[in-house]
Molecule: transfer RNA
Organism: uncultured Oscillospiraceae bacterium
RNA sequence: GGCGCCAUAGCCAAGUGGUAAGGCAAGGGUCUGCAAAAUCCUGAUUCCCCAGUUCGAAUCUGGGUGGCGCCU
Repeated sequence: GGCGCCAUAGCCAAGUGGUAAGGCAAGGGUCUGCAAAAUCCUGAUUCCCCAGUUCGAAUCUGGGUGGCGCCU
């Protein structure tokens, strides 16, 4: 220098055009004499950033940033 993949909550991670699942952690409730365990509830106004397409974008397009890998 060229090519490919990835970036979603504190952590892991699904979702590939129709308003973002699940698990762990955290907070709150019930239970208990107090705890633990169990059980119920809660959370992403901004899905790495900017722009574009579209009625509608985490998703598609262009550019950037960062990480990983391959080639030279």